[in-house]
Large-subunit ribosomal RNA, domain III from Halorientalis sp. IM1011, 356 nucleotides, folded computationally. Lineage of the source: Archaea > Methanobacteriota > Halobacteria > Haloarculaceae > Halorientalis.
Context: one part of a larger RNA
RNA sequence: AAGUAGCAGCGAUAGUCGGGUAAGAAUCCCGACGGCCUUACGAGCAAGGGUUCCUCGGCACUGUUCGUCAACCGAGGGUUAGUCGGUCCUAAGUCACACCGUAACUCGAACGUGACAAAAGGGAAGCUGGUUAAUAUUCCAGCACCAUCACACGCUCAAAGUCGACGCUUUGGGGCAAUCCGGUCCGGGCCUUCGCCCGGACGAACCAUCGAACCUCGUGGAAGCCGUAAUGGCACGAAGCGAGCGAAUGGUGGGAUAGCGCAAGCCGGACGUACCCAGAGCCCGUGAAAAGACGAGUGUGAUGUCCGUACCGAGAUCCGACACAGGUGCUCGUGGCGGCGAAAGCCAAGGCCUGU
Numbered sequence: 001a002a003g004u005a006g007c008a009g010c011g012a013u014a015g016u017c018g019g020g021u022a023a024g025a026a027u028c029c030c031g032a033c034g035g036c037c038u039u040a041c042g043a044g045c046a047a048g049g050g051u052u053c054c055u056c057g058g059c060a061c062u063g064u065u066c067g068u069c070a071a072c073c074g075a076g077g078g079u080u081a082g083u084c085g086g087u088c089c090u091a092a093g094u095c096a097c098a099c100c101g102u103a104a105c106u107c108g109a110a111c112g113u114g115a116c117a118a119a120a121g122g123g124a125a126g127c128u129g130g131u132u133a134a135u136a137u138u139c140c141a142g143c144a145c146c147a148u149c150a151c152a153c154g155c156u157c158a159a160a161g162u163c164g165a166c167g168c169u170u171u172g173g174g175g176c177a178a179u180c181c182g183g184u185c186c187g188g189g190c191c192u193u194c195g196c197c198c199g200g201a202c203g204a205a206c207c208a209u210c211g212a213a214c215c216u217c218g219u220g221g222a223a224g225c226c227g228u229a230a231u232g233g234c235a236c237g238a239a240g241c242g243a244g245c246g247a248a249u250g251g252u253g254g255g256a257u258a259g260c261g262c263a264a265g266c267c268g269g270a271c272g273u274a275c276c277c278a279g280a281g282c283c284c285g286u287g288a289a290a291a292g293a294c295g296a297g298u299g300u301g302a303u304g305u306c307c308g309u310a311c312c313g314a315g316a317u318c319c320g321a322c323a324c325a326g327g328u329g330c331u332c333g334u335g336g337c338g339g340c341g342a343a344a345g346c347c348a349a350g351g352c353c354u355g356u
Base pairs, nucleotide, nucleotide: 015033016032017031018030019029020028034353035352036351037350042332043331044330045329048312049311052310053077054076055075056074057073058072062070063069082145083144084308085307086306088122089121093116094115095114096113097112100108101107126143127142128141129140130139146304147303148302149301150300151299152298153297161294162293163292167282168281169280170279171278172277173276174275177334179270180269181268182267183266184201185200186199187198188197189196190195202259206254207253208252209251210250215244216243217242218241219240224234225233226232260265283287318327319326335347336346337345
C1' cells in the first nucleotide's frame, strides 16, 4: 500500500464510417468498407442440461466497461409420428425366488427357475416437396410401404432348409454422389465489336426390369494347355459353347403434363474411400447370442395405443464455485487452389467481428 490490483499479454491483435432507435449509443439494429475461422469459430447427432427456444414489454439484479441489447426480469406462445428412436430380442453381467450352510439373518456360495440388462449389437414398414415467429421423414400435398385382424377367392402343402450371423491384413472387379475435364443450352456480369468471366442445366422412396463374379448342370474332350493383380486349375474332365441360380444406396422405364427452377432443365469422359461381389494371407488369438424373418398366395376393408421430439451441444445453455484459454463420444474427411498428405498457406459455402 483504494479510485489501488484487475477489466492488456494466447498466431483468432479488428474494426472504421454513415444512417436508425433512444432521455442517454464505441458496445443495440441497418448499410458500406475492412477483417477472422476451413479436421473448424461450419453442418448433423449422442450424453448432459431443462425452457435456456419464439414473440412482446422492460433495465433494480446478472453481463468483469456501456447497454435502448441479452442465455437477465415480466408475460404470452411453442415440441403433433403405424414407418425416426424407445417399446421387442438376447450379451458381459445384475436381481428375485427356491435350495443348502449358520443358533439366526438384510450374511455366504454352487446349481435350478423367473425377471432385468444395448436410444452405438440384432430388428416389420417413408420418401420428395411445401408450410410456422418458434415443430416437422411427425402437420399439409403427392406418391408409397409394413404388421395385425375381419371377409372373399385360391391352396392343403408348412417344414426341411436358408437368412439373422460376424476376426485381422491385403488384392482385384462392379460402382452412386461429390469433384474435375470436353461440348451444348439457359441466366447474369464486362463490352462498340471480337470475345472473356461467373453461375446453373435438378428430380426421392417405392414398383417393374436389366445386371457381373461365384456356384451348379449340360455339351465338349485337352497328355501341356487354360488363367490371374496374386495364389492357381485340369481325364475324380481343362479351354470353348449353352443353360440354371445370382449383387449394389448400381443401370433403364414408371413414379413425374408430382415437385423444384427466372430459364435451360442435354451429350461424353476421368477419378471414385458410399454401397456391392470375389480372391489370397495370418493365428499356441479362430473372431456372440436370441428374438425374428424368408421359405408361405391375391383382393377389399378396419386398426396401428403408450413414451421421446422445443433449444444448446460449447472460448456463454454440459462437467470444472464463474459467460472459466481446461475436459467431453460419433458423423460430414472428396468444396476449390496447393501438395505425398486429413500438412503449411490461401479462398468458397456457412459462421463470426463477444476468445467482450
The prediction has a mean pLDDT of 83.